[in-house]
Context: one part of a larger RNA
RNA sequence: UGACGGGGGUCCGCACAAGCGGUGGAACAUGUGGUUUGAUUCGACACUACGCGAGAAACCUUACCUAGGCUUGACAUGUAACUGCUACCAGUGGAAACAUUGGGUUCUGUGUUUACACAGACGGUUACACAGGUGCUGCAUGGCUGUCGUCAGCUCGUGUCGUGAGAUGUUGGGUUAAGUCCUUUAACGAGCGCAACCCUUGCCGUUAGUUGCUACUUUUUAAGAGCACUCUAGCGGGACUGCCUUGGAAACAAGGAGGAAGGUGGGGAUGACGUCAAGUCCUCAUGGCCCUUAUGCCUAGGGCUACACACGUGUUACAAUGGCGAGUACAACGGGGAGCGAAGUCGCGAGGCGGAGCAAAUCCUGCAAAACUCGUCUAAGUUCGGAUUGAAGUCUGCAAUUCGACUUCAUGAAGCUGAAAUCGCUAGUAAUCGCGUAUCAGAACGACGCGGUGAAUACGUUCUCGGACCUUGUACA
Repeated sequence: UGACGGGGGUCCGCACAAGCGGUGGAACAUGUGGUUUGAUUCGACACUACGCGAGAAACCUUACCUAGGCUUGACAUGUAACUGCUACCAGUGGAAACAUUGGGUUCUGUGUUUACACAGACGGUUACACAGGUGCUGCAUGGCUGUCGUCAGCUCGUGUCGUGAGAUGUUGGGUUAAGUCCUUUAACGAGCGCAACCCUUGCCGUUAGUUGCUACUUUUUAAGAGCACUCUAGCGGGACUGCCUUGGAAACAAGGAGGAAGGUGGGGAUGACGUCAAGUCCUCAUGGCCCUUAUGCCUAGGGCUACACACGUGUUACAAUGGCGAGUACAACGGGGAGCGAAGUCGCGAGGCGGAGCAAAUCCUGCAAAACUCGUCUAAGUUCGGAUUGAAGUCUGCAAUUCGACUUCAUGAAGCUGAAAUCGCUAGUAAUCGCGUAUCAGAACGACGCGGUGAAUACGUUCUCGGACCUUGUACA
């Protein structure tokens, strides 16, 4: 100087408390451990691994296993020699890869009458340099990332003090979300952080008016007229403790006015010096080591989907604030050409036929659902719950057996609110309801977004956890 303390002081955080809803019990989905296996590819392991890499494992992916094949190789460059083919078509063997047989007119220029010779381009074969490796080392590395933590800290120059390590500044008194600011001050300044600048949302003005909108007119899904309104998208304004009161030396604090908004208005992006030899050599790059008829490459089939069990994360429930039936409203973000696919029509349905329109404020996706109204069920393992299983189907796709999603009929497990323990959340939040997108041929209960309905509680900081500053002790570095 740090680190640590079941030392002290001050302060903060959904940290506790006050509340609301969960997990832990059930079934299923998914990840992991373990076990099994020929293989169940690999990585990730307290917080910071476990719906994680993977924003899509039937083949492919794929790295694993079994089997069959190749050896300058699936891919690149170069050298030398030989050669004119290759693509493609047909036959045989085969699971395919591939092997083999036959067919199949290289091109350009020069010399030049054909033929041939030379040079070049593009291929093939052979040989050699080499290729190749998701092989090892993340404890050799770059890059990227997690975490402490959006916590308020981390440092430097000059000066001063100290023999020195170092200190001071950065401490003290206030204040703040903040090393934010004020004040004091052997310090005076400065840098990286904080804040602001950026995006979005909330109010107003202005410009513009189609594909959007309609106060208006007419033969009213149309045409005209218009851009007031809604909306769209450009430019501006607006909030600054600016004004008032109180307190204060100031910074600032409390209250008030006006205002759409008030003291950082809400949300996002943005992550200092560093810590954990944290994670990643399987994104990529890369040192070293290793393999080189194999640890490389191709192919078929299988596996990654196994199942006495254990754990994490979720979904659906256990019902009447509900289930079922009927009627009837109101969104937003998005996506669309090998695409979205309307009307009509067939089917109980998944879906089929059909093909209008639309590169889209125009057309399609596209009926939002919860909510509301009416009816029924009446406390039961039920008209709750839907697992499992049987049968019949639909769709995608070479192909749904291992191993897809969905539909219909039948079946109708467990489950009656969950021990110890434990998680999230402070407002348009929690809870609840549906919708969209990426990936994608098909395949979400996951992820990322979007809107609808819409709470309760916070006395407070004694305690638990984590953190910041000052101080103290230390046999620790």

The part of an RNA shown here (small-subunit ribosomal RNA, 3' major domain) has 477 nucleotides and comes from a metagenome. Rfam family: Bacterial small subunit ribosomal RNA.